[in-house]
Molecule: SAM riboswitch aptamer (S box leader)
Organism: Ferruginibacter sp.
């Protein structure tokens, strides 16, 4: 790159550099920046995905041992805590654009019901929101 599984509305700052753009594919928004943004170093700080740790919990599972029905040791679940490896410290993943579903209003149909007209129904479309999914980031497995 890929794939697999989770988690994304919550949190979380200074001090130095050094100077014009940034906002993690574009594109349109809208935002942030000389009251110094984006970035890079110091220290700290937020989170609990991974290792390490404790504490509980078991319809499991291995040794021991049984007079007691038990003690170790693994696995698996919660929780605490934060020392290691990441990640993060503006805004919902800033918002939208791609796909389904459905909501409001509407146009159109040589459709359909009714004598006909309005009207309902049906259909496709445009607008207007809401959910979901796709994408996207992170983490830790596979390859």
């Nucleotide at each position: 790159c890929a794939c697999u599984u989770a988690u994304c509305a919550a949190g979380a700052a200074a001090g130095g550099c050094a100077g014009a753009g940034g906002g993690u594919a574009a594109u349109g928004g809208c935002c942030c920046g000389a009251u110094g943004a984006c970035g890079c170093c110091u220290u700290g700080a937020c989170a609990a995905c991974c290792u390490a740790u404790u504490c509980u919990u078991u319809a499991c599972u291995u040794c021991c041992g049984c007079u007691u029905u038990g003690g170790a040791g693994g696995a698996a679940a919660g929780a605490a805590a934060a020392a290691g490896g990441u990640g993060c410290c503006a805004a919902u993943u800033c918002c939208a654009u791609c796909c389904c579903g459905u909501u409001u209003u509407u146009u159109c149909a040589u459709g359909u019901a009714c004598a006909a007209c309005a009207u309902g129904c049906u259909g496709a479309g445009a607008c207007u929101g809401c959910g979901g999914g796709a994408a996207g980031a992170u983490a830790a497995g596979u390859c």